[in-house]
Molecule: c-di-GMP-I riboswitch aptamer
Organism: Domibacillus epiphyticus
RNA sequence: CAACGAUAAUGGCAAACUUAUUGAAAGGUAAGGACGCAAAGCUACGGGUCUAAGGCUAUUAAAGCUAGGAUCGCCGGGUUACCGAA
Numbered sequence: 001c002a003a004c005g006a007u008a009a010u011g012g013c014a015a016a017c018u019u020a021u022u023g024a025a026a027g028g029u030a031a032g033g034a035c036g037c038a039a040a041g042c043u044a045c046g047g048g049u050c051u052a053a054g055g056c057u058a059u060u061a062a063a064g065c066u067a068g069g070a071u072c073g074c075c076g077g078g079u080u081a082c083c084g085a086a
Stems, first nucleotide, its partner, number of pairs: 004084002012037002017032006035073001041079003045076003048071003054066004
C1' cells in the first nucleotide's frame, strides 16, 4: 500500500414505531426509539423500486402512460475514511 474483518479497543450511524413539521405524493427534516450496519460516510453514474403534481391520451367521470420527484438501509460503480487479531 492492497485485500481481509475478532466474542479486540476507541468511537460512529440508526430500521420499525411515536410525535412535530414539510411535500401533490413517494418521501424528507427534527426529537424520542434500536432492527440492524465495517463504510448504514459521501455521490442518483448504471440497473431496480416507489410516487405521479405537471404533461400526454381519453373524457360525463373513472382510468392509463410519463420523472426534471424520491430511494445510496435494493444491487453495482465512483470517491473518502477509524482500528488491526487470524